Molecule: transfer RNA
Organism: Bacteroidales bacterium
RNA sequence: GGCCCCGUAGUCUAAUGGAUAGAAUUAAGGAUUCCGGUUCCUUCGGUCCGGGUUCGAGUCCCGGCGGGGUCA
Numbered sequence: 001g002g003c004c005c006c007g008u009a010g011u012c013u014a015a016u017g018g019a020u021a022g023a024a025u026u027a028a029g030g031a032u033u034c035c036g037g038u039u040c041c042u043u044c045g046g047u048c049c050g051g052g053u054u055c056g057a058g059u060c061c062c063g064g065c066g067g068g069g070u071c072a
Base pairs, nucleotide, nucleotide: 001071002070003069004068005067006066007065010025011024013022018055027043028042029041030040031039048064049063050062051061052060
């Protein structure tokens, strides 16, 4: 350098082009306990960036950035 795959909460991970992007975990608060742990409840937090297509884009298209693989 060519080609292929991937990029979503702090972390791991869902989501036929269509309802307020869902769950687990972490964190914070509460319940329980003599205290702590376990368990239960609640809350916060996310689509890599810029364009395009579409009534509607996390999803499709183009470019960029980043990661992985492969060929040279």